[in-house]
RNA sequence: UGCAAGUCGAGCGAGAAAGGGAUCUUCGGAUCCUGAGUAAAGCGGCGCACGGGUGAGUAACACGUGGGCAACCUACCCUUCGGCGGGGGAUAACCACACGAAAGUGUGGCUAAUACCGCAUAAGACCACAAGGUCCCAGGACCAAGCGGUCAAAGGGGGUCGUCUUCGGGCGGCACUCGCCACAGGAUGAGCCCGCGGCCCAUUAGGUAGUUGGUGGGGUAAUGGCCUACCAAGCCUGCGAUGGGUAGCUGGUCUGAGAGGAUGAUCAGCCACACUGGAACUGAGACACGGUCCAGACUCCUGCGGGAGGCAGCAGUGGGGAAUUUUGCGCAAUGGGCGAAAGCCUGACGCAGCGACGCCGCGUGGGUGACGAAGGCCUUCGGGUCGUAAAGCCCUGUCAAGGGGGAAGAACACGUUGAAUGGAAACAUUCAACGCUGACGGUACCUCCAAAGGAAGCGCCGGCUAACUCCGUGCCAGCAGCCGCGGUAAUACGGAGGGCGCGAGCGUUGUUCGGAAUUACUGGGCGUAAAGCGCGUGUAGGCGGCUUGGUAAGUCGGAUGUGAAAUCCCGGGGCUCAACCCCGGAACUGCACUCGAAACCGUCUCGCUAGAGUCCCGGAGAGGAUGGCGGAAUUCCCGGUGUAGAGGGGAAAUGCGUAGAUAUCAGGAGGAACACCGGCGGCGAAGGCGGCUUCCUGGACCAAUACUGACGCUGAGAAGCGAAAGCGUGGGGAGCAAACAGGAUUAGAUACCCUGGUAGUCCACGCCGUAAACGUUGUGCACUAGAUGCCGCGGGUAUUGACCCCUGCGGUGUCGCAGCUAACGCAUUAAGUCCCCCGCCUGGGAAGUACGGCCGCAAGGCUAAAACUCAAAGGAAUUGACGGGGGCCCGCACAAGCGGUGGAGCAUGUGGUUUAAUUCGAUGCAACGCGAAGAACCUUACCUGGGUUUGACAUCCGGGGAAUCCUCCUGAAAGGGAGGGGUGCCCUUCGGCUGGCCCCGAGACAGGUGCUGCAUGGCUGUCGUCAGCUCGUGUCGUGAGAUGUUGGGUUAAGUCCCGCAACGAGCGCAACCCUCAUCCUUAGUUGCCAGCAUUUAGUUGGGGACUCUAGGGAGACUGCCGGUGUUAAACCGGAGGAAGGCGGGGACGACGUCAAGUCAUCAUGGCCCUUAUACCCAGGGCUACACACGUGCUACAAUGGCCGGUACAGAGUGUUGCCAACCCGCGAGGGGGAGCUAAUCACAAAAAACCGGCCUCAGUUCGGAUUGGAGUCUGCAACUCGACUCCAUGAAGGCGGAAUCGCUAGUAAUCGCGGAUCAGCAUGCCGCGGUGAAUACGUUCCCGGGCCUUGUACACACCGCCCGUCACACCAUGGGAGUUGCUUGGACCAGAAGUCGCUGGGCUAACCCG
Repeated sequence: UGCAAGUCGAGCGAGAAAGGGAUCUUCGGAUCCUGAGUAAAGCGGCGCACGGGUGAGUAACACGUGGGCAACCUACCCUUCGGCGGGGGAUAACCACACGAAAGUGUGGCUAAUACCGCAUAAGACCACAAGGUCCCAGGACCAAGCGGUCAAAGGGGGUCGUCUUCGGGCGGCACUCGCCACAGGAUGAGCCCGCGGCCCAUUAGGUAGUUGGUGGGGUAAUGGCCUACCAAGCCUGCGAUGGGUAGCUGGUCUGAGAGGAUGAUCAGCCACACUGGAACUGAGACACGGUCCAGACUCCUGCGGGAGGCAGCAGUGGGGAAUUUUGCGCAAUGGGCGAAAGCCUGACGCAGCGACGCCGCGUGGGUGACGAAGGCCUUCGGGUCGUAAAGCCCUGUCAAGGGGGAAGAACACGUUGAAUGGAAACAUUCAACGCUGACGGUACCUCCAAAGGAAGCGCCGGCUAACUCCGUGCCAGCAGCCGCGGUAAUACGGAGGGCGCGAGCGUUGUUCGGAAUUACUGGGCGUAAAGCGCGUGUAGGCGGCUUGGUAAGUCGGAUGUGAAAUCCCGGGGCUCAACCCCGGAACUGCACUCGAAACCGUCUCGCUAGAGUCCCGGAGAGGAUGGCGGAAUUCCCGGUGUAGAGGGGAAAUGCGUAGAUAUCAGGAGGAACACCGGCGGCGAAGGCGGCUUCCUGGACCAAUACUGACGCUGAGAAGCGAAAGCGUGGGGAGCAAACAGGAUUAGAUACCCUGGUAGUCCACGCCGUAAACGUUGUGCACUAGAUGCCGCGGGUAUUGACCCCUGCGGUGUCGCAGCUAACGCAUUAAGUCCCCCGCCUGGGAAGUACGGCCGCAAGGCUAAAACUCAAAGGAAUUGACGGGGGCCCGCACAAGCGGUGGAGCAUGUGGUUUAAUUCGAUGCAACGCGAAGAACCUUACCUGGGUUUGACAUCCGGGGAAUCCUCCUGAAAGGGAGGGGUGCCCUUCGGCUGGCCCCGAGACAGGUGCUGCAUGGCUGUCGUCAGCUCGUGUCGUGAGAUGUUGGGUUAAGUCCCGCAACGAGCGCAACCCUCAUCCUUAGUUGCCAGCAUUUAGUUGGGGACUCUAGGGAGACUGCCGGUGUUAAACCGGAGGAAGGCGGGGACGACGUCAAGUCAUCAUGGCCCUUAUACCCAGGGCUACACACGUGCUACAAUGGCCGGUACAGAGUGUUGCCAACCCGCGAGGGGGAGCUAAUCACAAAAAACCGGCCUCAGUUCGGAUUGGAGUCUGCAACUCGACUCCAUGAAGGCGGAAUCGCUAGUAAUCGCGGAUCAGCAUGCCGCGGUGAAUACGUUCCCGGGCCUUGUACACACCGCCCGUCACACCAUGGGAGUUGCUUGGACCAGAAGUCGCUGGGCUAACCCG
C1' cells in the first nucleotide's frame, strides 16, 4: 500500500451521470428517448459471535476424563398443531438553511415499509389458586379437571376469477409459493455445577472479613455471597492452605525393551487474547480481531479550534535475529454468508512462486576392454597402486533441450427438450437426454529426433570407530567429542596419493530421550567409598497374632456406556513405485455404571492365649538424687632441730635460700580427688558412673503361679536428657593449669623443656546443645553349625552343704562354619536369611559456607544454597620405592693403624679465557696422566693461503697407450709443461680380441671425522663378585598378585640342613680353566754342578743327583679326633700335612638400572653438502695464559745428602734390531766391530741394602725450579714446539686450613728393572722382582648393600609429594561516595466512560386519563 464480510429491488421510499440517438437553436445551449428503475446512498431483513490469526495472560473447573442441571438458553433447520383481523402516528433518504479546515453536526420541512406502536382474537404458553393422582436421585419432581389474570403476527412474488377504472391500475375471491406469529417436540450449539487427573519452591506455615454458613430481598436464561440487609462465628491448611516462580491444556509428538523421561510446530478438540486498561450497547448468541464509548501510550492529518488509526487476517515493509517465503492466480473444486433464483462476496480454500527445510523416488550411463597405456603416488628399485579405472570397440536413452499429441480433476446449479407426480393453470418436485462451466495448464502423461553427449559432492582414516602411506612443519603453525597429539623419522597438525562411510547430499552447532540400575515403581544404597538423627519418651501416620459370623470400600471376573476424528499397528485399495492418500479392522492399557465372587486386606462382631503387660519370691550392680563421715597425699601457716645449698634438666638458667631455704619433727588450716581391691568386671537409653554411710528412687534378671486378653512395633513434628569447653549471678580456690611473664633451645622458637602463674577446674541456680557424642554399624521380631572365657540367677546328681560334672535363662568378650562383602572383614551381640517403621546419600571443591528464617546473653547452634571451578575426589587391597620406623647381616663403611692428597715447584688432564684456529668427544660417584700404548712435518679431523672437480678410493662404458724408468723448466708445494728409453704376459683361425695397468672423455656415481648415541647394532662403564633374578605345573585370590623365594638354624653365598601347598627347574653363587705354593715322574740343551778330573771362568771332560726348565701326575675332601648343635647342616679346637676349612692371585659379571658412554674404532636408518661440509698441498694451530680444579712427580731433609767400595733379582725385549770387548770424550755420545733370529749373544749397571768417609740443622753439601752459555742424538726439518749432556744460575718450599684418598700381608710403605707405543720424545700406562711393617676393641655413628617386617596421601618412586602467604596477569562474585531505570507494599487527593437507582427540569406521535 492493496485485498481479507457482505448480501437481498421477490421488504421500502427515492433515484443519477458519462456515452449514444432524435428534434430545436440566438450556436452559448435546450428538450426528449436511450443509458436505467442501472450506479451510488438511505430505511429495513439476515449475516457480521462463523471462517482466519496468535499464545500475552492463566496453576484456574482453564484443560482432560467421567458424571449432574429435579437450576438453564438455543437464531437459521426439521416435525406436530393453531393462527396472520383491524388500526395508528412517526422517521432516514430527499429539500432548504446554518456551523466546521476537515471529520462531521445541528435546525426546519416532505415521505414509505416485512421499521415502530396500541386494540381484537388465545388452541397453547405464562402467573396465582387448586379437587385428585404418579414417581423419585428426597434442598423434591411431574401429571392435572376447574376458576381468574396476562401475551401474538407482515407481508412479498407470480397466477386465475369477479368487479371498478382516469386504462397506469385499484378492490375483492380462490389456490400456489416465499415469508410472519404462538405453543410443543427434535436436532445443533452454548451456560452452570461436581468426582478424579496432570509443574517447581517449605530458605513461602499459617491464610481468610463477603471471609464460612443461615434468613429476607435483589439480579441472571439459570444455581450460588453473584449482590445487599440482618444473624451466627465460622471456613481452608502438613494428603501442603497462603505466597512466590514458571506455564495455554489435550488428542498426540520424540525417545525408550518397558516403566518412564522430554515435549505440546504442522493436523484436530477446548480455552484465552485482538495497541494497553476499563465499560457497556445491540443481538438467539459478544462484553465483540477488520463494532461503539472512556482513559493511556504511540503514529498520522490540521486552518491549532480539533480530528483519524490499530495486520496476533493474506501478501508486503522496517526492526530484532544464527534464521524463516510472493505486495502471485482463481473462485474451476470443497466449504461459508446473503438471495426464490440467476448470482454476488469469500487472502477460508484450491493452485502456482521462493527455500535440498523434511520425507520419498530417479539420473549423472551399460557391456566389453592389458600381466595392466600415459600420468600421479609409494618403493626393499624387483615392483606395487590408482586400475577395467581411462582410451578404444559395441550398446541403451531415464532426466534436461526441441517438435507433436494430450487427460482425469466436472458434478451440481442453470438452460433447452421430454416424461412422471401434485395442481384448473401458473408452478413445484423427481427422472432422462443434450447444452454450458478448469485458476492450476498445454500441467500430468504419451510420442518423435539427436546425443554418453549437459549433470558429484561432503565428511572421515591414533583408540573408541570402518579406513595408511609419503612430504612439509618441529610444543611452532595447528588439531581436539573423551583419552590426548605436535619439542626433526607425526597413520593425530597442513598438503598429496590411496582408502573408508554416506551420497544430492554431507558435515557442524544447538536441543530432547537413550545408553545412565547415574533418583533405582519396574530397578540402588548407608562398618571403612557419599550416607544411621548423640540418646531415649511419645503425637499423627505406617505396619500388625490365632479364631467365628456378617459386610463388600479395596481386590478379582463378566456385561453395558464412553474413551471424537486424525495419528500408531494390521489387512486391503489408489497415484508406474514410494513418500502420500483412501477404506475396513484392531487398539486407545482410562473413567463411569451394573451383575457376580469372598480367599486376602479393610470394617463390624463371637471367642482364644503363643505377642505385650500385671501380682507374689529372690539375689546382683561405680544406675540416679540427697545429707553426713573418713584416712593418705600436695600446699600454706606457726614452732622446734639444723646449715648452705636446694631445685630443675640432655646440659643449664630464670626462680628459691644466711631476713635461715631444702631436709626433718610436732601442731594447725583449707580445698580437691578417692591409691590398693580394679578385672576386654558391673550398671545405665545415651552422655556417663568408683572411699564409707543415711534417706528417697529408676531399670534389668531368675524362679514359680494366677490374672488382663492384641492392650503391640516403629515413629514425621513435638517436648525431654545430653561429655568437655564456654556464658550469667553468687560462693569457693589446695593442687593442676589456657592466657601471660621469665629462663633455656634455636638461624629464628610467639613451640616442644624449665621456673612461675590468671581465668577455669569445685559448689548452687540458670543458659549453651555441640564431639572421632564411634561398634564411624537406627529400633523391633523371627530363623540360621559350633568352641571357649567371664558376670548374674536357677535346676539335676549327692543324707545336708560346698567343689567337680551335666544342664536352663539373661548379659559381656574371643575364635570360627555356612552365608554375605569391592576387599578388609562380619559371622546367634551379623555386615547372614526375611518382615515392619523411621532417618539419611546421589562426583570433588566452593561449604556445612552465604543469604533468609528459628534458637541463644554472647560464643555460636539448627535449617541450608548458588555463581564459579576441576577430571577427578574417594574405598580396599597389590607390587615396588622411601622413612631422622623396627629386627637380622655384610663391605677398608666407620673405628684402630700406616702412608698420602689439599700448602710449594714442576709434569699432565680439564674448566675458563684468548685466538684466524686454539679440531672433536668424555662431565657427580661411574669426565678430568680419559679416547692419546707416545700432536715438530705426518698424524689432523681445526685455521690461513694456493690448487682440483667423475675426483685421493670402488664399479660400469667409449677412445688411446703395455706397465714402467730417466732427465730438464716453473712453483712454497700440490700441480703444470717438455723430452727420452721401452715393449712384454694370456688366447690366437695370426686379422685381432680379452684381461691386468696407465692416460683422455661422458655420465651413472664416488666422497664427507657433516647432524642425530634421544632412530640403532656392536662394544664398554656402573650398581656389583652384591646374592640375587625368574620360570613350569600345582594351590590360594574376582583381580593386581601371592605361594615356591617366607620361617628355625647355617654360610663368603637363594651355601647347605630342617620345617612348610607346594613340587621341580633355569640364569646367577660355588666348581670345572690359568697361575703361584709341596711332592713324584718323564726329558737333560743353550740350563745345573753333589761327587771325580780340569779352568781365570760349568771353561772343558763327565754326570741327572740337586736347582731350573716344561709335559704328565699326586695332594686338601671338614677326610680323621674331641666338643657344640636338632642324631642335621654347620661351627670351634686338635692331629697329620708344603698347604686347612673358599690355601694366595687371575679369568669369569644373573634379571635388570642409569633414553649412562661411544654415529670420531667399526657398522648402520634418516637428514644435510655435491666446483663443496669432498680432495691435494704449504705454513700455522691442537704446545696460547690473569686464573680455577683433578691426577701425579720432586721435595722440604740426618731412618738424610754426597763420595768411594762391595753384593743379591725377576720378568721381559732384540736382525730396517739389541749391540759386547776395545779406543776417544768430564758427559750426552762418537768410533769400532765380536756375538746373537737368542735358557747360548746383547740390552744389563739392578736400586734400596751393606762397609768406610764427609756434611751437623743451616733455606744448608737439603731442594732442584728458572735462566744464561756450550753441546749430543734422532729426524727432510727441533723457531713456534723434542729428549739428553756439561758449565754456570740456584726460585718456591722448613711437612701443609677446611676438607679428603689408599691400604688388612708378602699387603701398605719404600727401592730399582723391563715392556708396549715409538725415527726421536714418560713423572703416564702395563708388568717384574728387592726390602718389608702397623692395626682391627667393636658395629653406636657416616657411606653403600642384602633379607624380613611396618607406615605411606610416593610410583619420572623422598632430588618424591605437598600447604599457605606474597609478586604479576586473568576469570567469576562481592563491597563502594553515589547516579539511573524497572517493579512493588502502605496511605492520601482527584476521579472518565458505563450500568443500576433516586430526584428535578425539558420534549413528545401512537397508549392511558380528562
Small-subunit ribosomal RNA from an uncultured prokaryote, 1410 nucleotides, folded computationally. Its mean pLDDT, the model's own confidence on a scale to 100, is 85. The sequence is in RNAcentral, with records from ENA. Rfam family: Bacterial small subunit ribosomal RNA.